[in-house]
């Protein structure tokens, strides 16, 4: 230079391949009640997230194009 992969809550991850319904779901953590003499455990409840620009389309995390980053093969 070429191809090829990934990018989603604070972290880790389904959901994409096949567009729509329930609030974009799950664990930890975090913060708030309840429990307990108190502290952990345990229940309840919150907050938190689609890298980033455009197109397709009624509608896009999901599909196409580009862009930033991270990773691989080849030269």
């Nucleotide at each position: 230079g070429a191809c090829c992969c990934c990018a989603u809550c604070g972290u880790c991850u389904a959901g994409c391949c096949a567009g729509g319904u329930c609030u974009a779901g799950g664990a930890c953590g975090u913060c708030a009640g309840c429990c307990u003499u108190u502290c952990a455990c345990g229940c309840u409840g919150a907050a938190a997230a689609c890298a980033c620009g455009g197109g397709u389309u009624c509608g896009a995390a999901u599909c196409c194009c580009g862009u930033u980053g991270g990773g691989g093969u080849c030269g």
This is a predicted structure of a 75-nucleotide RNA (transfer RNA) from a Sneathiellales bacterium. Rfam family: tRNA. Rfam describes the family as follows. Transfer RNA (tRNA) molecules are approximately 80 nucleotides in length. Lineage of the source: Bacteria > Pseudomonadati > Pseudomonadota > Alphaproteobacteria > Sneathiellales. It was read from a public genome assembly.